[in-house]
RNA sequence: CCAGACGGUCGGAUGAUCGCCUGCCGUCUGAAAUAAGUACGUUAUUUCAAUAUGUUAGCCAAACGUCUUUAUUUCAGAUGGCAGGAGGAAAGUCCGGGCUUCAGGGGAAAAGGGCGCCGGAUAACGUCCGGUUGGGGCGACCCAAAGGAAAGUGCCACAGAAAACAAACUACCCGUUUCUUUCGGGAAACGGGAAAAGGUGAAAAGGUGCGGCAAGAGCGCACCGCGUCUCCGGCGACGGGGGCGGCAUGGAAAACCCCGCCUGAAGCAAAACCGAAUAGGAGUCACACAGCGCAUACCUGAACUUCGGUUCACAGGUGCGCGGCGCGUUCCCCGCGCGUGGCUCGGGUAGGUUGCACGAGGCGUUCGGCAACGAACGUCCCAGAUGAAUGAUCAUCCAUCGCAAGCGAUUGCGAGGACAGAACCCGGCUUACAGACCGUCUGGCUUU
RNA sequence: GCCGGCUUAGCUCAGUUGGUAGAGCAGUUGAUUUGUAAUCAUCAGGUCGGGAGUUCGAGUCCCCCAGCCGGCACCA
Numbered sequence: 001c002c003a004g005a006c007g008g009u010c011g012g013a014u015g016a017u018c019g020c021c022u023g024c025c026g027u028c029u030g031a032a033a034u035a036a037g038u039a040c041g042u043u044a045u046u047u048c049a050a051u052a053u054g055u056u057a058g059c060c061a062a063a064c065g066u067c068u069u070u071a072u073u074u075c076a077g078a079u080g081g082c083a084g085g086a087g088g089a090a091a092g093u094c095c096g097g098g099c100u101u102c103a104g105g106g107g108a109a110a111a112g113g114g115c116g117c118c119g120g121a122u123a124a125c126g127u128c129c130g131g132u133u134g135g136g137g138c139g140a141c142c143c144a145a146a147g148g149a150a151a152g153u154g155c156c157a158c159a160g161a162a163a164a165c166a167a168a169c170u171a172c173c174c175g176u177u178u179c180u181u182u183c184g185g186g187a188a189a190c191g192g193g194a195a196a197a198g199g200u201g202a203a204a205a206g207g208u209g210c211g212g213c214a215a216g217a218g219c220g221c222a223c224c225g226c227g228u229c230u231c232c233g234g235c236g237a238c239g240g241g242g243g244c245g246g247c248a249u250g251g252a253a254a255a256c257c258c259c260g261c262c263u264g265a266a267g268c269a270a271a272a273c274c275g276a277a278u279a280g281g282a283g284u285c286a287c288a289c290a291g292c293g294c295a296u297a298c299c300u301g302a303a304c305u306u307c308g309g310u311u312c313a314c315a316g317g318u319g320c321g322c323g324g325c326g327c328g329u330u331c332c333c334c335g336c337g338c339g340u341g342g343c344u345c346g347g348g349u350a351g352g353u354u355g356c357a358c359g360a361g362g363c364g365u366u367c368g369g370c371a372a373c374g375a376a377c378g379u380c381c382c383a384g385a386u387g388a389a390u391g392a393u394c395a396u397c398c399a400u401c402g403c404a405a406g407c408g409a410u411u412g413c414g415a416g417g418a419c420a421g422a423a424c425c426c427g428g429c430u431u432a433c434a435g436a437c438c439g440u441c442u443g444g445c446u447u448u
Numbered sequence: 449g450c451c452g453g454c455u456u457a458g459c460u461c462a463g464u465u466g467g468u469a470g471a472g473c474a475g476u477u478g479a480u481u482u483g484u485a486a487u488c489a490u491c492a493g494g495u496c497g498g499g500a501g502u503u504c505g506a507g508u509c510c511c512c513c514a515g516c517c518g519g520c521a522c523c524a
C1' cells in the first nucleotide's frame, strides 16, 4: 500500500429570525368554591333564667336566602419570562417481563402451546456469555432449530431387477439337456450359487487393501467407521486408552410421536373514578326455570273472636341445609355467587381525571468474574402529545455526488443530507440505513 | 395503539398423510353461419406475493419481509 476479519462510537455543526408542545414563575380579565367581617330577612326546634296552671320580654346557637368587602384556592382565556423537547432502530409486533382486570387458592393434574448439545448469566426469555461436537475459510474468524429413527405408526414419487420383513435384469460361476464346431470351444433353455462389476436413483444394506473361493461374500485378516463393556480426565456436553462383537443400526421427527423442561387468559382501546344523554328496550339460543327437608305466626293469607287478640306451616314470602348451575380451555377439591351467559336488532354519549413518566433508570470510579454480569460508592432527573408537539427559512462550514480546468496537489460552479419518527413502561431478537471515525487482528506485495 | 385473517392463470376460486399445479369465465385458432352470437374442437397463458431454511424433492413444513382486508371505546 492492497484485500479482509472482529468489536465499538457517531449519524450533520454553528448562528439569526419566525413558530409548536409540556412544566414552572409572574401580570391582567372572568367564573366558581371556601373562610372571615358586617347588615337585614325568613324558618322551625332546643336549652337556660325569671315569673308562672298561662303568658311576656331578653340572651345564645343553628339552617336557608340576599347585599357588600377582603383573603385564599381552583379552573378558563390573554400576555411576559425561564427550563426541557425523538431513535439506534422510536419500526415489525417476533419472544420475555412489569402493571391491570377476569372472587381466590390447591392438584409438580389433563388438553393445548413452546423450548431442546453442556455449563453459567438474568426479573424472565426462543436472548446473552463461556465451552463441546460437526461444517466452511490459507488465515484472522465464521456458521449450526445440535435430544430420540435398536418404543411405535405412517412416508420414500419417477426411474430401477430390487427402496427397508431386501432383491437376480445384464454380466459372472457350477451342473443338466439340446444344438453346433475349425475339436480349443461356443450358443440356447432349465436348475442352483453369488450383492463383487454394469446400469437406475437423492439414497442400493459398512469403506479401502490383502488373502480366500468354482465365482463370490466380514468368509478370514489389517486399518478406518459402527455397536457394546470398561479404565482415566472433565461439574458436564465430551475427549483419550484398552477389551469384545463381524455389521445387526438407510433417510426423514421444520410427519405423527416418545423423553425432559417451561407454561392460566386477555391486553393501557387493559382497568378505576366522575359527568352527560337515551326507549333502564326487543328478539333468539343454552343451562337452570323447578324440587326436597327443617324452622319461623315477622309479612301476605285462612279460621275463630268477647275486637284486646288467639290458632294454623295447607299456599306465597323469609331463614337454614341438601341438590342444581356458574366461577372466562377442561376435570377434581376447598371456597365464592345465584338467575347467568352468548348472538342479533334497536337507543344514547363521542367529555374529563387517573393509569402516565423515579425506572430490573442513565453516567462515572473501584472491586469480583475469562466473559455475559454482579456488588459498593458518588452523581444526575432526562419528551409526555390525544386529528396527536419536537418544525420552517436564511447564512457559513463539514461529508458526499456531478461538470469543467489542471501532469498533479488543487481550484471554480452546481446539486444536496441515509433509514426513519415516541403514544403504558422495560430486557432482547429481527428488519431498514447515505456515510464518517476509532481500536484489535489476519493474508499478500514492496522498501529498509 | 392492540388483535386476527388472506395472497395460486387476465378475473373468481379448488388444491392433505410433501411427489408432473387444476376448474369455470375471459383470450387465440379452426369448424358451423350470408354474417354475428350461441355451440363444438383446439391452443396458449403460472418462478403459486418476495427472500432464506428443512428435505432427494416445498403451493403445502419452519423463519423473516411486503401488500391487502377485518375487528376494538363507554352507558343502559
Base pairs, nucleotide, nucleotide: 001444002443003442004441005440006439007438008437009436010435012397013396014395015394016393017392018391020085021084022083023082024081025080026079027078028077029076030075031074032073033072034071035070036069039066040065041064042063043062087419091430092429094428095427096426097425098424099267100266101265102264104334105333106332107331109330110329112263113262114261115260116259117131118130119129120128121127132146133144134143135142136141147258148257152256153255155251156250169198170197172193173192174191175190176189177188178187179186180185206224207223208222209221210220211219225247226245227244228243229242230241231240232239233238271354272353273352274351281345282344283343284342285341286340287339291322292321293320294319295318298317299316300315301312302311303310304309324338325337326336327335347523348522349521361380362379363378364377365376366375367374368373398417400415401414402413403412404411405410449520450519451518452517453516454515455514458473459472460471461470467504475491477489478488479487497513498512499511501509